[in-house]
Molecule: transfer RNA
Organism: secondary endosymbiont of Trabutina mannipara
């Protein structure tokens, strides 16, 4: 220096032929129990890496920046 994947919730990842965001773990509450263990239920947490485009509508498509990881020189 070229190139090409990746970037979503504390973790690990799903959604990406565009219609508006989910799953296990984890946590808070709460049920079973004489307690634990295990189990069951509600919940709470996300401006989906920035920034613009392009659309009636973007997590999704386009373009440029960051940041990882890989090849290649």
């Nucleotide at each position: 220096g070229c190139u090409g994947a990746c970037a979503u919730a504390g973790c690990u990842c799903a959604g990406c032929a565009g219609g508006a965001a989910g799953a296990g773990c984890a946590c808070a509450c709460u049920c079973u129990u004489g307690g634990u263990a295990a189990g069951g239920g509600u919940g709470a947490g996300g401006u989906c890496g920035g920034c613009a485009g392009u659309u009636c509508a973007a997590a999704u498509c386009u373009g440029c920046c960051u940041g990882u990881c890989a090849g290649c020189a």